This is a predicted structure of a 75-nucleotide RNA (transfer RNA) from a Campylobacterales bacterium. The coordinates come from a structure-prediction model, not an experiment, and the mean pLDDT is 81. Lineage of the source: Bacteria > Pseudomonadati > Campylobacterota > Epsilonproteobacteria > Campylobacterales. Its Rfam family is "tRNA". Its family is annotated with triplet codon-amino acid adaptor activity in the Gene Ontology. It was read from a public genome assembly.
[in-house]
């Protein structure tokens, strides 16, 4: 500096234009003498940022950061 690829809850991970699965951790309850095992129940007004398009966007389009790969160009 071209191109191309990732970014979702503390991690990890699904989604593929119809309103955010699970899992593990965490927070309650039960069960146990007490831990742990197990079992119920909670846990994202939101998808890297900022704009568009749509009745309806994590998801399509622009744009910007960010990490990664691959080319190149200095040294």
């Nucleotide at each position: 500096u071209g191109g191309g690829g990732u970014g979702u809850c503390g991690c990890c991970a699904a989604g593929c234009g119809g309103u955010a699965a699970g899992g593990c951790a965490u927070c309650g309850g039960c069960u146990u003498u007490u831990g742990g095992u197990g079992c119920c129940g909670a846990c994202a007004u939101u998808c890297a940022g900022g704009g568009g398009u749509u009745c309806g966007a994590a998801u399509c389009c622009c744009u910007u950061c960010a990490c990664c790969c691959c080319a190149u160009c200095c040294a």